Context: one part of a larger RNA
Molecule: small-subunit ribosomal RNA, central domain
Organism: uncultured bacterium
RNA sequence: UUGGGCGUAAAGCGUACCGAUAGGUGGUUUUACAAGUCAGAAGUGAAAUCUCUCAGCUUAACUGGGAGACUGUCUUUUGAAACUGUAAAACUAGAGGGGCAAAGAGGAAGCUGGAACAAGCGGUGUAGUAGUGAAAUGCGUUGAUAUCGCUUGGAACACCAAUAGCGUAGGCAGGCUUCUGGGUGCCACCUGACACUGCUAGGACGAAAGCGUGGGGAGCGAAUGGGAUUAGAUACCCCAGUAGUCCACGCUGUAAACGAUGAUGAUUAGGUGCUAGGGAGUAUCGACCCUUCUUAGUACCAUAGCUAACGCGUUAAAUCAUCCGCCUGGGGAGUACGGCCGCAAGGCUAAAACUC
Numbered sequence: 001u002u003g004g005g006c007g008u009a010a011a012g013c014g015u016a017c018c019g020a021u022a023g024g025u026g027g028u029u030u031u032a033c034a035a036g037u038c039a040g041a042a043g044u045g046a047a048a049u050c051u052c053u054c055a056g057c058u059u060a061a062c063u064g065g066g067a068g069a070c071u072g073u074c075u076u077u078u079g080a081a082a083c084u085g086u087a088a089a090a091c092u093a094g095a096g097g098g099g100c101a102a103a104g105a106g107g108a109a110g111c112u113g114g115a116a117c118a119a120g121c122g123g124u125g126u127a128g129u130a131g132u133g134a135a136a137u138g139c140g141u142u143g144a145u146a147u148c149g150c151u152u153g154g155a156a157c158a159c160c161a162a163u164a165g166c167g168u169a170g171g172c173a174g175g176c177u178u179c180u181g182g183g184u185g186c187c188a189c190c191u192g193a194c195a196c197u198g199c200u201a202g203g204a205c206g207a208a209a210g211c212g213u214g215g216g217g218a219g220c221g222a223a224u225g226g227g228a229u230u231a232g233a234u235a236c237c238c239c240a241g242u243a244g245u246c247c248a249c250g251c252u253g254u255a256a257a258c259g260a261u262g263a264u265g266a267u268u269a270g271g272u273g274c275u276a277g278g279g280a281g282u283a284u285c286g287a288c289c290c291u292u293c294u295u296a297g298u299a300c301c302a303u304a305g306c307u308a309a310c311g312c313g314u315u316a317a318a319u320c321a322u323c324c325g326c327c328u329g330g331g332g333a334g335u336a337c338g339g340c341c342g343c344a345a346g347g348c349u350a351a352a353a354c355u356c
Base pairs, nucleotide, nucleotide: 003328004327005326006325007310008309012324014205015204017203018202023197024196025195027091028090029089030088031087032086033085035084036083037080038079039078040077041076042075043074050068051067052066053065054064055063056062094194095191096190097189098187099186100185101184106180107179108178109177110176111175112174113157117153118152119151120150121149122148123147124146128139129138165172166171210251211250212249213248214247215246219245220244224240225239226238227237262323263322264321265320266319267318270301271300272299273298274297275296276295277294278293279292280291281290305312306311329356330355331354338349339348340347341346
C1' cells in the first nucleotide's frame, strides 16, 4: 500500500457557521450522439521465458522442432444503446422562495427592580465576639457583636424551574423596551435539480484561565502573611488578603470544547411521557376538557439486528449509499528541529535515535 477500523481498546477536526472555488457524488421522463461501456473482425502483442507434445546428448538438467498461451495494452474498423456521460426538451417527490401561524434563558444595545452582602453616618446598648475536632491568630471599652434608621457601592438574579426551551458549537435565566438571526407547523401559490459533501488557501465564532490599555472592585479569592495540626506540613482547618473574578476595547485559540458517537439521504416492530404546531371526532352557543391521527423536537423502555462485552436500538452503535477527517504496538513524544502564528504564556504542523 491493500485491508481492517474510529461510543468506552489507537482513531470524528471545538463549531461545520460564511461566501466563492477545485475535486468526488447526484431526482423523474423523452429524444439524439456514441466519450466511457459491451460485442464482432483485422493488425499488433520480437526472440528467449511459460504450457503441451515430439526429438537429440546413456537419463535428467540442458538443447532443438511443432502447437498453444502471451490474460493485458494499443491501433484500425463494423455494430449495440440498458447504464454512466454529453446535448436538447420537459416534470415536481429533493432544494429554495411566497402566504398564514405559534413557541423560545437565540444574539446586541439601552433603561430599570427587589432580596442579600459590605462600608459610612446616626440611635439604643455593654463586654465580649468570631472561629474550631479543640484552639489560637483576628475584631472589641477610641464602644465591637446584637438591634433600628438613613446613605453609598459592586456583583449575582431565590421562588417560577422541568427529564422543559433556544442556539452551529462555545453557550444562554430578575423585569421592560428597541434592533436583529435561526428553526418549526399549515397551505401547495412560484422557481424547476438550483442538490449533497467539501481539500488547500481565506474569513467568522470559540468556556475557563492568561496577556495589553483604561476603568471598577461588594463578596469570593491563586499568590502571600499569620494562627493551628504535624516528626515535618511549602497542604487539608482557621484569621487576613493581592492578582483575578466585573466593564470597554484589543489579543490568546485551548478544554473530559463529550453524545468521548463527522455531514447528508434512504429503509427497518412497538410502547410510555414531555415541548411547539396542524387535522378529525366528541362535546358546546363557542371554547376548554376528552379520544384519535399527524409533523418537528426532546427523553425513557424495548423487538429484529448489531456489539468483545457494556450497551446501541426510527435521535442506531441496525441495513445501505455519497463525500470528508482520522488510526495502524507501548515508551521516547504531542517532545526535538524547522516553518507559520503570538506582546508573552504558548499554539499549530511534526519526526528520529534508542528502548521494551